This is a predicted structure of a 391-nucleotide RNA (Bacterial RNase P class A) from Microbacterium pygmaeum. It matches the Rfam family "Bacterial RNase P class A". From the family's description: Ribonuclease P (RNase P) is a ubiquitous endoribonuclease, found in archaea, bacteria and eukarya as well as chloroplasts and mitochondria.

RNA sequence: UGGGUCGGCUGGACGGUCGCGUCGCGAGCGGUUCUCCGCUUCGCGCCGAGGAACGUCCGGGCUCCAUAGGGCAGGGCGGUGGGUAACACCCACCCGGAGUGAUCCGCGAGACAGUGCCACAGAGAACAGACCGCCGCGACGGACCCCGAGCUUGUCGAAGGGUCGGCCGCGGUAAGGGUGAAACGGCGGUGUAAGAGACCACCGGGAUCGUGGUGACACGAUUCGCAAGGUAAACCUCGCCCGGAGCAAGGCCAGACAGAGGAUGCUGACGCGGCUCGCCGAGUCCUCGGGUAGGCCGCUGGAGCGGCACGGCAACGUGUCGCCGAGAGAGAUGACCGUCCACGGGGCUCGCGCCCCCGGACAGAACCCGGCGUACAGGCCGGCCCAUUCG
Numbered sequence: 001u002g003g004g005u006c007g008g009c010u011g012g013a014c015g016g017u018c019g020c021g022u023c024g025c026g027a028g029c030g031g032u033u034c035u036c037c038g039c040u041u042c043g044c045g046c047c048g049a050g051g052a053a054c055g056u057c058c059g060g061g062c063u064c065c066a067u068a069g070g071g072c073a074g075g076g077c078g079g080u081g082g083g084u085a086a087c088a089c090c091c092a093c094c095c096g097g098a099g100u101g102a103u104c105c106g107c108g109a110g111a112c113a114g115u116g117c118c119a120c121a122g123a124g125a126a127c128a129g130a131c132c133g134c135c136g137c138g139a140c141g142g143a144c145c146c147c148g149a150g151c152u153u154g155u156c157g158a159a160g161g162g163u164c165g166g167c168c169g170c171g172g173u174a175a176g177g178g179u180g181a182a183a184c185g186g187c188g189g190u191g192u193a194a195g196a197g198a199c200c201a202c203c204g205g206g207a208u209c210g211u212g213g214u215g216a217c218a219c220g221a222u223u224c225g226c227a228a229g230g231u232a233a234a235c236c237u238c239g240c241c242c243g244g245a246g247c248a249a250g251g252c253c254a255g256a257c258a259g260a261g262g263a264u265g266c267u268g269a270c271g272c273g274g275c276u277c278g279c280c281g282a283g284u285c286c287u288c289g290g291g292u293a294g295g296c297c298g299c300u301g302g303a304g305c306g307g308c309a310c311g312g313c314a315a316c317g318u319g320u321c322g323c324c325g326a327g328a329g330a331g332a333u334g335a336c337c338g339u340c341c342a343c344g345g346g347g348c349u350c351g352c353g354c355c356c357c358c359g360g361a362c363a364g365a366a367c368c369c370g371g372c373g374u375a376c377a378g379g380c381c382g383g384c385c386c387a388u389u390c391g
Stems, first nucleotide, its partner, number of pairs: 001387010012340007020048002023045005028039004050362001054373002057371005062246004069277004074242005079093005094108001095106004109237002114235002116231003131177002133173006140166001142164005150156001151154001185203002188200003204226001205224008250297004259288006271279001304323008341360001343359005
């Protein structure tokens, strides 16, 4: 310098004009009138969206229902060790795969508990399989060679023997070809009629032991010729975890009204949501009729944010100092102008520079947190890897 790969930060700045929301103070107006309360009013002041506020996919807090209990059913998770309030998240490591590498990917328990499935192709898909090929034996007919009965002495030739290939049948063979995602360890040799863990060396694998590690696991030694493929994002098995509903949760206050009829229930209703055990203990449900649909709390100071120190490889934890950052009525944060700022596109210019025009994303709180996933114009910073050049 070029290319790559990870991680972090940021998400326009300043000024002016107009405008919006909560809260505080003041004024004005109103009410059952000094101090209280309210307001489609006015002024001043503080504060006023995000890294994802989003999707609502996980996990918690909080609230109510037994104090949230037992069992079944159902669901989730799944290498190991940590972190955490908890998690399906995060960190570190292991194993497998991809890459020269930094690094990335992995729904990573169990396939000698049982059941199922393995499309197409292929001869054969699980205690397999003979299609081609290779080898042995037999039958048939053929070519050539050896021998040469015979008589018509020839370019004749019976029976017999040998070699070669052809075709058919029986058998052996899983080395080779071919099919497939996958063909019953791989490869080389010995061996054999041809072959085969039949035997041998190396590699792979199983078992036992040893060493290191908290552990997943790794390494080494001995031994076993290899002892039954894959699939559990199929049923299933094992281990661990999970009660339900959700801020319209739930509570308080004010105000209005009118009850009537029926069913069921202390031999246990309702609560209780898929069942059951268990708990609670007096109401519950239906029809007709009547009333209200207001206010307040919950509500944001919290597993909070930032700095420093210490522990830890890290995630994170502990201590200390500082800070306060929206809480609303179906819901406020915007618009315009000027200057700048970065980048992209277009124009002007021979070109550079300058100047002019256009464009600044994704998206928006509603009980609160921790994650994950997804969207995003761009910009800044850092670590590492590869290639090349120079010293």